Description:
Model confidence (mean pLDDT): 85 of 100. This is a predicted structure of a 691-nucleotide part of an RNA (large-subunit ribosomal RNA, domain II) from a Eubacteriaceae bacterium. Rfam family: Bacterial large subunit ribosomal RNA. Rfam links the family to the GO terms ribosome and structural constituent of ribosome.
[in-house]
Context: one part of a larger RNA
RNA sequence: GCCAGCGAGUUGCUGGCGUGCAGCAAGGCUAAGCGGCAAAGCCGCGGAGCCGCAGGGAAACCGAGCCUGAAAAGGGCGAAUUAAGUUGCAUGCCGCAGACCCGAAACCGUGUGAUCUAGCCACGCCCAGAAUGAAGCGAAGGUAAAGCUUCGUGGAGGUUCGAACCGGUGUCUGUGAAAAAGGCUCGGAUGAGGCAUGGCUAGGGGAGAAAUUCCAAUCGAACACGGAGAUAGCUGGUUCUCCCCGAAAUAGCUUUAGGGCUAGCGUGCCCCCAUUGUGGCGGGCGGAGGUAGAGCUCUGAAUUGGCAAGGGGGCGGAAAGCCUGCCGAGCCAUAUCAAACUGCGAAUGCCGCCAGGCCAGGGGGCGCAGCCAGACUGCGGGAGAUAAGUUCCGCAGUCGAGAGGGAAAAAGCCCAGACCAUCGUUUAAGGCCCCAAAGUGCAGGCUAAGUGGAAAAGGAUGUGCAGCCGCCCAGACAGCCAGGAUGUUGGCUUAGAGGCAGCCACCCAUUCAAAGAGUGCGUAACAGCUCACUGGUCGAGUGGCUGCGCGCCGAAAAUUACACGGGGCUAAAGCCUGCCGCCGAAGGCAUGGGGCAGGGGCGAAGGCCCCUGCCGGUAGGGGAGCUUCGCGGGCGGGGCGAAGCGCAGCGCGCAGGCGCGCGUGGACUGCCCGCGAGAGAGAAUGCUGGC
Numbered sequence: 001g002c003c004a005g006c007g008a009g010u011u012g013c014u015g016g017c018g019u020g021c022a023g024c025a026a027g028g029c030u031a032a033g034c035g036g037c038a039a040a041g042c043c044g045c046g047g048a049g050c051c052g053c054a055g056g057g058a059a060a061c062c063g064a065g066c067c068u069g070a071a072a073a074g075g076g077c078g079a080a081u082u083a084a085g086u087u088g089c090a091u092g093c094c095g096c097a098g099a100c101c102c103g104a105a106a107c108c109g110u111g112u113g114a115u116c117u118a119g120c121c122a123c124g125c126c127c128a129g130a131a132u133g134a135a136g137c138g139a140a141g142g143u144a145a146a147g148c149u150u151c152g153u154g155g156a157g158g159u160u161c162g163a164a165c166c167g168g169u170g171u172c173u174g175u176g177a178a179a180a181a182g183g184c185u186c187g188g189a190u191g192a193g194g195c196a197u198g199g200c201u202a203g204g205g206g207a208g209a210a211a212u213u214c215c216a217a218u219c220g221a222a223c224a225c226g227g228a229g230a231u232a233g234c235u236g237g238u239u240c241u242c243c244c245c246g247a248a249a250u251a252g253c254u255u256u257a258g259g260g261c262u263a264g265c266g267u268g269c270c271c272c273c274a275u276u277g278u279g280g281c282g283g284g285c286g287g288a289g290g291u292a293g294a295g296c297u298c299u300g301a302a303u304u305g306g307c308a309a310g311g312g313g314g315c316g317g318a319a320a321g322c323c324u325g326c327c328g329a330g331c332c333a334u335a336u337c338a339a340a341c342u343g344c345g346a347a348u349g350c351c352g353c354c355a356g357g358c359c360a361g362g363g364g365g366c367g368c369a370g371c372c373a374g375a376c377u378g379c380g381g382g383a384g385a386u387a388a389g390u391u392c393c394g395c396a397g398u399c400g401a402g403a404g405g406g407a408a409a410a411a412g413c414c415c416a417g418a419c420c421a422u423c424g425u426u427u428a429a430g431g432c433c434c435c436a437a438a439g440u441g442c443a444g445g446c447u448a449a450g451u452g453g454a455a456a457a458g459g460a461u462g463u464g465c466a467g468c469c470g471c472c473c474a475g476a477c478a479g480c481c482a483g484g485a486u487g488u489u490g491g492c493u494u495a496g497a498g499g500c501a502g503c504c505a506c507c508c509a510u511u512c513a514a515a516g517a518g519u520g521c522g523u524a525a526c527a528g529c530u531c532a533c534u535g536g537u538c539g540a541g542u543g544g545c546u547g548c549g550c551g552c553c554g555a556a557a558a559u560u561a562c563a564c565g566g567g568g569c570u571a572a573a574g575c576c577u578g579c580c581g582c583c584g585a586a587g588g589c590a591u592g593g594g595g596c597a598g599g600g601g602c603g604a605a606g607g608c609c610c611c612u613g614c615c616g617g618u619a620g621g622g623g624a625g626c627u628u629c630g631c632g633g634g635c636g637g638g639g640c641g642a643a644g645c646g647c648a649g650c651g652c653g654c655a656g657g658c659g660c661g662c663g664u665g666g667a668c669u670g671c672c673c674g675c676g677a678g679a680g681a682g683a684a685u686g687c688u689g690g691c
Base pairs, nucleotide, nucleotide: 001691002690003689004688005687006686011097012096013095015094016093017092018091019090020089021088022087023086024085027051028050029049033045034044035043036042037041055062056061065077066076067075068074100237101236103234107227108226109225110224111223112222118201119200120199121198122197124195125194126193127191129161130160131159132157136153137152138151139150140149141148165188166187167186170184171183172182203219205215206214207213240625241624242623243622244621245620250263251262252261253260254259264371265370266368267367268366269365270364271363272362273361278360279359280358281357283354284353285352286351287350293344294342295341299338300337301336304333305332306331307330310327311326312324313323314322315321374399375398376397377396378395379394380393381392382391383390404415405414406413419593420592421591422590424589425588426587430583431582432581433567434566435565439580441579442578443577444576445575446574452569458553459552462550463549464548465547466546467545468544469543470542471541479537480536481535482534483533485510486509487508490504491503492502516531520529521528594615595614596613597612598611599610600609601608602607626680628677629676630675631674632673633672634671635670636669637668644664645663646662647661649660650659651658652657
């Protein structure tokens, strides 16, 4: 891992509430106990007691009344026939019990452990060999004598090297050979040394050269058994089928926030209301209101100018006064802003009334729930950074609990709500060149970037359409030829300033077809080149501005292409406008079938037929069934073959399942009506076994 078996809402209660059925009923029931019998039972007896038939009061107590009260008052709770209970069985839920099952970390009690390990006690054992050479002692030298010196002797030491022995530094091994060892390497090795044997210390206790270290592979409190099925607002799991309905992820409170309680939303039963108008939608009429927008009167913010109280600065010795290009309340004009501004003010929504068009519902009581982590999208907002697949509200939708088609893929987007069947039909979104169902469709226009098939401010003789204004056959625009002069080197400034460093006047006058006191280059300054401007040549358009359509640049990312799903696409297979056709879903329709609800018809009845509507579904509520094992009653099958088991054999049923056939097997077993449960397995890191 697979297979098989086992594996989770049970049982008790003279506990409670509800529902169904049954008995009796103003009554209902017995409990213990007792008697009988064919004896875990049945029949009978047993009225103690319990509930009901009357309430009120704290009570005494009174009583269809009672209590409060001084009260005949008022008020409260009752009665007033609209009166039903009680017992049993079954069932839903609750309570108390382990209470659906498995699961702690822990706590306490009583014991068992020092054969591991720690320390201690007693009694023993062990440490090859080598090195070094302390004290002391001896001799010699030396001294007045010593100290002292040298040589020897000697054999000290938590001394040195190194086996046994004890350790455990580094590394390999690390699903190991091994739940701590082995290899290589390394430390100690006469000491605070190592080891044997016997003994002592015990669980909040021991022991500890002290690490929360050790106390039998277990230690921040050992192990075994018990309290014990501790508790677990937590996690996991919880076993057959079909039918009807179908949520919530909110509010308030909560030592509350991943748990609860009540409300809200679901479901089932009963009752009431309603089509003479109950609910929703739509219509009409009437209301309240201060949002969007707008506005600046108010409250504030805020722009510029004028007037201006007051202030700052300066002058004055001071005062008076004067000056000021500074600030400035307020007023006027001007142009703005606001959730907590409003002399205005919608749409929608909300409330009421009316009519009665559409759809069916609405209210109450009771039983049972589940939900209290919501998610995204669009719209209105707060928070944030006019960030977030962010967060918090409101309105709506979808997902949640919704399958199908589209968006390549993709809970929350678009289309559309799946009872079953059909190689029937028709559509939605979206599509129709190939992958890939359907147009290489039609008409007109646009795009040249593969734009389409990602992006801004900004930029640009891209290109199409429209409009406005100049110049132009009396010749424009571009090119080419020629001219572009004179007073004059304008004045000033300057070393110089001659059109062209700078300043001034802002431009005079002459000759002209035209020519600036000069557009740029240039010179030290001149010179020189050029432009404006003019003539000629040429011969038809040329220049500027605005709006709109589509494109271009702006454009850098991490493993080749990777921003059309791919191929590939350019009078399109891109974009815009119009048109025709087609494809396309579990949508619509058609045909057949099933179920549920309402209505109708027929029938004595079981029931049958018809019409209309409905049948996605998690938590969850309700209903109806199947199967297993056993029991009672009834009826059957079986050695001419029961149960069980097997079968790419068949049939029936909406399903669970039920039959038939064949094989195997070799002795039991089925159906009907009831009853009772250790009654259904795929999941629990489930349990046991097998492989």